Context: one part of a larger RNA
């Protein structure tokens, strides 16, 4: 000098863009953050319409009751989603990450393409109803009922398993293709009749899993280490290879090219600095990993050993009728604590994206916006021109006078960025829905009109007014741009280094003046 997720002191007009718990992975009140589907199902708690019946009637209707038949729909069964998105960096020195390869050792819901199929039967169960236990959480019993829930039968191969033959390829296992034989295994309906689904197989796409080469912090004041340890055979397990696990056998494996141990740490793209080499860094954004009160375990599922799922143990907090229960903000806000220090218990699903749904739509603290903070970067402004009686006042001096503040002010003219008031007022909107036209097998496609904006009456534009609303901070001995007076008297104090201060201090404190930067300026901390 540059830089920062900064903090502190003084000061502060505006806008744009960004950023904002670096500390206690400390504890958390409250609200929200993952639902959706009635075009799978039985149904009907609430709302609405309609119909029927009774009563009243001013003949308009009012009122009471009934009907899942209807629009819809609480709870329930089923499907899909909840493994994404969002957070954090505790752990991890590791195939965790980066890079380059391999899988002849693998999986992949939804999506796309192709081919074939979608026949028949059965038993339950939630809900509802009845009874009971409990303070509650919740639980038990009985009766009855549905399906795209569950089970069975049929049919079926390029699937599975086994065997045979032929061919091709090869990187250690062998793999692939074709043919033959046998065995095993499937489905679900809804419908506005257009479709939406279901099952099997093959391929693609996407996403993952595994393995390997190389690279990946410090300490040798850590020198030996290892018993499933190293390898083999066999078996089990897995989507799959493998001591992954087990039985048996062998005695190996690693290590001064640093094993083992300890300490520290998420890794990378990046970012900062530097002429570069290099050094430092990993906050925001992107990719990967790990974690979800602490430890462990599996279940479901295409996918989890699952942040807002389950079970067990532990610590902590809360409720309790003392028998027993409930909870997990490292999601968004917010609270306490810690700290030098870090924001609102905001708005909207309008856009983008995600989940479900045929769709309308619903959900979405993802996201988009707004609020707070000079935390940073960038931009703009705080006027411009003229104006010498070089005014008053201040300060200084060689002091009847001069110098300086200083064209500075006053005063005259001009401008209006900004400001105030008033008026107008966006783009971001594509879709979707509705209406309509045309094509068409079609609820399919295309066109036209209309509809849909949180931000926001915001940005922006115009008119009017008036210099009006807007400058500080640090420094002035040398390094280092900028000097005098007064006070103080080795005191009070300053200080980054050298050093100033003991009676004329350009170094302390004040004043005048000057210099630097400027809505900031200085100090502190850290990196180069």
């Nucleotide at each position: 000098g540059g830089a920062u997720g900064a903090a502190c002191g003084c000061u502060a007009g505006c806008g744009g863009c960004a950023g904002g718990c670096u500390u206690a992975a400390c504890a958390c009140a409250u609200g929200c953050a993952a639902g959706u589907u009635g075009a799978g199902g039985g149904g009907u708690a609430a709302c609405g319409a309609u119909u029927c019946u009774g009563a009243c009637u001013u003949c308009g209707g009012u009122u009471a009751g009934a009907a899942g038949g209807c629009g819809a729909c609480g709870a329930c069964c089923g499907g899909c989603g909840c493994a994404c998105g969002g957070g954090u960096g505790a752990g991890u020195a590791a195939c965790g990450c980066g890079u380059a390869u391999g899988c002849a050792a693998c999986c992949u819901a939804c999506c796309u393409u192709u081919a074939a199929c979608u026949g028949g039967a059965g038993a339950a169960u939630a809900g509802c109803c009845c009874c009971g236990a409990g303070a509650a959480a919740u639980c038990g019993g009985g009766a009855u009922u549905a399906a795209u829930g569950c089970u069975c039968c049929a049919u079926a191969a390029u699937a599975u398993u086994a065997a045979u033959u032929u061919g091709u390829u090869a990187c250690c296992u062998a793999a692939c293709a074709a043919a033959u034989u046998a065995c095993u295994u499937a489905a679900a309906g809804c419908u506005c009749c257009g479709g939406c689904g279901g099952u099997u197989a093959a391929a693609g796409a996407u996403g993952g899993g595994c393995a390997u080469g190389c690279g990946u912090a410090c300490c040798a004041u850590u020198a030996g280490u290892u018993a499933g340890u190293u390898g083999g055979u066999g078996a089990g397990g897995u989507a799959a290879u493998g001591g992954c696990u087990c039985a048996c056998c062998a005695a190996g494996g690693c290590g001064a090219u640093g094993a083992u141990g300890g300490u520290u740490a998420g890794g990378g793209g990046u970012u900062c600095u530097g002429a570069g080499a290099g050094g430092a860094u990993u906050g925001u954004c992107c990719c990967c990993c790990a974690c979800a009160c602490u430890g462990g375990u599996a279940c479901u599922g295409a996918g989890a050993c699952a942040c807002g799922g389950a079970c067990c143990a532990g610590a902590c907090u809360c409720c309790u009728a003392c028998g027993g229960g409930a909870g997990g903000c490292a999601g968004c806000a917010g609270u306490g604590a810690g700290g030098a220090a870090u924001a609102u218990u905001g708005g909207u699903c309008a856009a983008u994206g995600g989940g479900c749904g045929c769709a309308a739509g619903c959900c979405u603290g993802a996201a988009c916006c707004a609020g707070c903070c000079a935390u940073g970067c960038c931009g703009c402004g705080u006027g411009c021109a003229g104006g010498a009686a070089g005014a008053c006042g201040g300060u200084u001096c060689u002091a009847u006078g001069a110098a300086u503040u200083g064209u500075a002010a006053a005063c005259u003219g001009c401008u209006u960025u900004u400001c105030u008031a008033c008026a107008g007022g966006a783009a971001g909107a594509a879709u979707u829905g509705u209406a309509u036209u045309g094509a068409u097998u079609a609820u399919u496609c295309a066109g036209u009109a209309u509809u849909u904006g949180a931000c926001g009456g915001u940005a922006c534009u115009g008119u009017a007014g008036g210099a009006a609303u807007a400058a500080g901070c640090a420094u002035c001995g040398g390094c280092u741009a900028a000097c005098u007076c007064c006070g103080u008297g080795c005191c009070a104090g300053c200080a980054g280094c050298c050093g100033c201060g003991g009676u004329a201090a350009u170094a302390c404190g004040g004043a005048g003046g000057a210099u630097g930067c400027a809505a900031g300026c200085g100090u502190u901390a850290u990196c180069c």
Molecule: small-subunit ribosomal RNA, 5' domain
Organism: uncultured Bacteroidota bacterium